RNAcentral holds the sequence, with entries from ENA.
A computed fold for a 1449-nucleotide RNA from an uncultured prokaryote, annotated as small-subunit ribosomal RNA.
RNA sequence: UGAACGCUGGCGGCAUGGCUCAGACAUGCAAGUCGAACGAGAACCUUCCUUCGGGAAGAAGAAAGUGGCGAACGGGUGAGUAACACGUGAGUAACCUGCCUUGAAGUGGGGAAUAGCUCGGGGAAACUCGAAUUAAUACCGCAUGUGGUCCUCUCUCGCAUGGGAGAGGCACUAAAGCUUGUAAUGGCGCUUCAAGAGGGACUCGCGGCCUAUCAGCCUGUUGGUGAGGUAGUGGCUCACCAAGGCACAGACGGGUAGCUGGUCUGAGAGGACGACCAGCCACACUGGAACUGAGACACGGUCCAGACACCUACGGGUGGCAGCAGUUUCGAAUCAUUCACAAUGGGCGCAAGCCUGAUGGUGCAAUGCCGCGUGGGGGAUGACGGUCUUCGGAUUGUAAACCCCUGUCAUCAAGGACUAAACCGACGUGAAGAGCGUCGCUGAAUUAACUUGAAGAGGAAGAGGUGGCUAACUCCGUGCCAGCAGCCGCGGUAAUACGGAGACCUCGAGCGUUACUCGGAUUCACUGGGCGUAAAGGGAGCGCAGGCGGCUAGGUAUGUCAGGUGUGAAAUCCCGGGGCUCAACUCCGGAACUGCGCCUGAAACUACCUAGCUUGAGACUCGGAGGGGUAUGCGGAAUUCCAGGUGUAGCGGUGAAAUGCGUAGAUAUCUGGAGGAACACCAAAGGCGAAGGCAGCAUACUGGACGAGUUCUGACGCUCAGGCUCGAAAGCGUGGGUAGCGAAAGGGAUUAGAUACCCCUGUAGUCCACGCCGUAAACGUUGUACGUUAGGUCUUGGAGGAUUCGACCCCUUCAGGGCCCAAGCUAACGUAAUAAGUGUACCGCCUGAGGACUACGGCCGCAAGGCUAAAACUCAAAGGAAUUGACGGGGGCCCGCACAAGCGGUGGAGCAUGUGGCUUAAUUCGAUGCAACGCGAAGAACCUUACCUAGGCUUGACAUGGAUGAGACCGAUUGGUGAAAGCCAGUCUUCUCUUCGGAGUUCAUUCACAGGUGCUGCAUGGCUGUCGUCAGCUCGUGUCGUGAGAUGUUCGGUUAAGUCCGGCAACGAGCGCAACCCUUGUCCAUAGUUGCCAGCGGGUAAUGCCGGGGACUCUAUGGAGACAACCUCGCUCUGCGAGGGGGAAGGUGGGGAUGACGUCAAGUCAGUAUGGCCCUUACGGCCAGGGCUGCACACGUACUACAAUGCCCGGUACAAUAAGAAGCAAGACCGCGAGGUGGAGCAAAUCUUUAAAACCGGGCCCAGUUCAGAUUGGAGUCUGCAACUCGACUCCAUGAAGUCGGAAUCGCUAGUAACGGCGUAUCAGCAAUGACGCCGUGAAUACGUUCCCGGGCCUUGUACACACCGCCCGUCACAUCAUGAAAGCCGGUUGUACCCGAAGUAUGUGAGCCAACCCUCGGGGGGCAGCAUCCUAAGGCAGUGCUGGUGAU
Repeated sequence: UGAACGCUGGCGGCAUGGCUCAGACAUGCAAGUCGAACGAGAACCUUCCUUCGGGAAGAAGAAAGUGGCGAACGGGUGAGUAACACGUGAGUAACCUGCCUUGAAGUGGGGAAUAGCUCGGGGAAACUCGAAUUAAUACCGCAUGUGGUCCUCUCUCGCAUGGGAGAGGCACUAAAGCUUGUAAUGGCGCUUCAAGAGGGACUCGCGGCCUAUCAGCCUGUUGGUGAGGUAGUGGCUCACCAAGGCACAGACGGGUAGCUGGUCUGAGAGGACGACCAGCCACACUGGAACUGAGACACGGUCCAGACACCUACGGGUGGCAGCAGUUUCGAAUCAUUCACAAUGGGCGCAAGCCUGAUGGUGCAAUGCCGCGUGGGGGAUGACGGUCUUCGGAUUGUAAACCCCUGUCAUCAAGGACUAAACCGACGUGAAGAGCGUCGCUGAAUUAACUUGAAGAGGAAGAGGUGGCUAACUCCGUGCCAGCAGCCGCGGUAAUACGGAGACCUCGAGCGUUACUCGGAUUCACUGGGCGUAAAGGGAGCGCAGGCGGCUAGGUAUGUCAGGUGUGAAAUCCCGGGGCUCAACUCCGGAACUGCGCCUGAAACUACCUAGCUUGAGACUCGGAGGGGUAUGCGGAAUUCCAGGUGUAGCGGUGAAAUGCGUAGAUAUCUGGAGGAACACCAAAGGCGAAGGCAGCAUACUGGACGAGUUCUGACGCUCAGGCUCGAAAGCGUGGGUAGCGAAAGGGAUUAGAUACCCCUGUAGUCCACGCCGUAAACGUUGUACGUUAGGUCUUGGAGGAUUCGACCCCUUCAGGGCCCAAGCUAACGUAAUAAGUGUACCGCCUGAGGACUACGGCCGCAAGGCUAAAACUCAAAGGAAUUGACGGGGGCCCGCACAAGCGGUGGAGCAUGUGGCUUAAUUCGAUGCAACGCGAAGAACCUUACCUAGGCUUGACAUGGAUGAGACCGAUUGGUGAAAGCCAGUCUUCUCUUCGGAGUUCAUUCACAGGUGCUGCAUGGCUGUCGUCAGCUCGUGUCGUGAGAUGUUCGGUUAAGUCCGGCAACGAGCGCAACCCUUGUCCAUAGUUGCCAGCGGGUAAUGCCGGGGACUCUAUGGAGACAACCUCGCUCUGCGAGGGGGAAGGUGGGGAUGACGUCAAGUCAGUAUGGCCCUUACGGCCAGGGCUGCACACGUACUACAAUGCCCGGUACAAUAAGAAGCAAGACCGCGAGGUGGAGCAAAUCUUUAAAACCGGGCCCAGUUCAGAUUGGAGUCUGCAACUCGACUCCAUGAAGUCGGAAUCGCUAGUAACGGCGUAUCAGCAAUGACGCCGUGAAUACGUUCCCGGGCCUUGUACACACCGCCCGUCACAUCAUGAAAGCCGGUUGUACCCGAAGUAUGUGAGCCAACCCUCGGGGGGCAGCAUCCUAAGGCAGUGCUGGUGAU
């Protein structure tokens, strides 16, 4: 908002209500009235008569008819119309006007018909024909002529045609009666003229839609003369003549549309709309036409044609709701087949009155606006219930209950208006039947106004929302499902976003949703935008129209300004009042309506006219600069080719090659010749040109710019749509030319492929002449012209000054070309006198991205193609500049066992162990690139154990509390069954404290609860890994920037280090680095037992064994020491670095602990803790057995080897860490051995636990071996309840693979790698070859930073930001959608040519017919039918234009 839909709905007032099908309509009503124009006259009433059938008269008067007026208003609709249709303002000297008002004059005397009625005929009906008869305010003559018309003349006026007044004159031209009253008279009419009011008609200026992918249109067209026609001007129509008229300020065409006052919105300017109300227009089933009339080409009239519908006796007729109701169709959607003429208004009438779906009312609809109510006050145990909860409570909430009140609205009862006053009638006054006064009559709504009374809180609340925008939050359910959503977005197990609940928020008889309009949107920008890079400057110039235009003076008055005046309908809006209880609503007044016309004035600006001026512009003289242009000629270098000479095997080419050329002599080199194209050096940030572009030299012709002079013209100017011209390269046409280069093409390479990059060839082309094309990143991505606004510097051309012998340098100035920068501008970047600053003028262009520099159409072109240029559809972005990161097969600097240099391994074998996979009843679970895989697990035979199978328990193996009962508890113990657990049945012992109430403790039953290695590490805490022991990560204040941010932290050095120094718009600070801590290396002091033993003494076969000792080692406490301290050199003389001395140690001495801000939703709910969810006779707990050890396979990590630097045998030397009582265990004995017997010593510097490699001697002699030891057989030992699945070890026998390992890959820079052994934790035993430690022996190499990997800092590019494991392009396949083309097919619409041609006007004719007048009675005048012609609707036919649908493909 004229709304619709969803949920809900108490009352009243005022408004509004088919926006779609101008589709079709049943039924009723919507325009009649007048007897005071006319004749006739049914029924009823009265009187009289009667043959009782009825008749006559009177009054009254229905229906129909003649006649008059009305029906052209009122009411509806918006189809058509882009137009003088509308709005506004003028004009008509070019017009008409019924009824009404005013004025003047008149209203005499005749005639002929006709409807009705009656009779007769036809027809189903509608209706119609004939005869006879009749009236008028119907019709027709005549008279009169105030007037009017016509003709002539005079006067006067005006903006042209022309207007007005007067005088004269032949002639022409009217009429109707009715009524009141005794009458006079009055009233209503009629005729002519003049005027008015109101209405209408015509003409003109201006204004208001889209489209140029509509650019040319028109033949009655434009004008004239004459005529016709009209109320009237006019090509309105016709004849003739002329050839005009309109148009880029948009003609013609197409699309859309009734216009306006106004309505909605907006600060306004504007934008959108044109329901209701009001003005105008148009239309009335569709198309055409006229008649009547004052007025119509007529909604409820006529004729014709068409479509549709109805009636029919089939012959023929009838109809038109876009009037009020109503029906149907359509649609998201729009009401009663209501009451009344009481009021207002209209028609008729003298009037009473009649008619009036106009109008006034009521009904229906929350459709809108406005008002009212659904109760008010008190009331805390803050009740119950609901919801949430941290379990304490909070909230719903004074809300309820309860107490005290009120009575609006609705309900009931009673009363009860306003709108009404006229007309008219009666009375009074009066001469009056004039006017005035008084009284009387008239209400649809309609009683639900209003008033009074009664009863009782009784009958009356919902809708949407609660993530942000946007006011309002929690729980449960769901688990990217279901769903929500206006935009952003929400939902993948803790959803304030879905659904429900509670609470809350907003509005409230409504609340939401949808659709549409304006706003926000300065996002079409007049107010009020832009175009270097975001969209946007035309490729460039010339130039017509157009726009704009220097100085002075005068005039005019176009624009402009001022005053006045007319108009700008009413309503609306605004302001001030009034009336409904208020409001909505309505009434009155004012203002306003920003507009248009007219009059008067002003003259600054603008415009025009006139006269001047010189500064804009141009001309003239002199001068120099230049790849400016066109034409002709000339030149040298080089490439290639040809001929000849010399000469020999290659040349050429590439990253490397090959194709190619060459013994038929190439390449190379020399001489000569041919031909074409381009012009090295000069050369430059330099010059010229409008742009494209222009380069050897000379000549001819020619354009422009510049400087100096200041002689001339006198605004001659600037810009420029359309137009014209020029316009790189490529391309096209014709004819030439062709050395080199070189699309296409061929070959060789590269590659997964290589229709490419590289190489060898090579055609068009490149060149010339002529003609096309007309585009480029045609770019300074910056249109042209003019003015103005700080500087500095370089350069090209010219002039002047100063100086000089002359010049240069220097100063000034004009015209160009560059760089840097101030103000200013800019989103920033940047720009900055060559502006992107600031102004002026004009042109071009832009308006989200894609579709699309496209389609269709048009124009141009030989073609290629160019110019102009959309839409559907899709998206919520696309884009610019800058910032921080990340990244780069970008750059710079630097580091790290990162590479390199070395040493030793892994990858091949066997075995151990872990993982994947497979298998299984189960092979429990977790860890998965580095940073999972000898990891959790520092010990899986049972247990562990979480898994599987079977058995059994249910307050439970464990904790706390309540209730009841029992008894000591604890403990010991028997029997049955069983695999055990368990179950069943027993036995013994028989409670503590006490205030005597009970308490404690235990058991049994029961209730709360326990329990869970069940899920979620993506809900978490804590802990950990990793980048990385890398040198980084930040903050405060200040400063810079619109901002994100920057600065500091960058820079120059230096360092292991953001370590330190210097500089600097920064100054400081924090977490990291370093240091402080532990250990190790040297020394000192102190202290010496279990350690040590130099000296002294004793003793032994021997031994610190003993006395002693503190010297040494060592032990363990405290100190010292190293800080670039000292010297030299380098350096900014700072920091630091290089070298040296001294020193046990020297440049962080070695090692450890220590891990910044953060990253990986990294790992862990199975270590523990913990939110949520889940299980509760089981997902809990117990027990037996099995499994975690399973084996076609794959991978990781180790061990042992392959041997002679080795293996075997014998001999012999040297440690440290660490552990030890359910323990370590010596000496001794037994056993080949594992081990056994036994047990000294030791809770430890005291005792125990054998070091090995090494070294010495011997053997082996290069082989599957005296290497290697897997596997298997047998026999044993030990642990343990138990060694089968499934332990370790020993002995005998067996003796596999393996001869140093492909691609690839790992560790390590010094006491390190490598090699060798020893110890410990876990542990009954052991899978340990693992892990963590200890000592012994003990190397090689590092030139260096190009490369690989990782990292740090600075810088650069970026279309990346889950950040390169990013982003992203195109084809193809499938499906879907939109659009274009397409042989065609089917429609709509416009105009044309021709044919046919209804009704009808006009014209002609009119042999047929006819009352009024005339007549000489014959006829005439006049008219009608009929016929013909012109025009013409509908129809037919033909082809065209525009437009829509569909169409294989």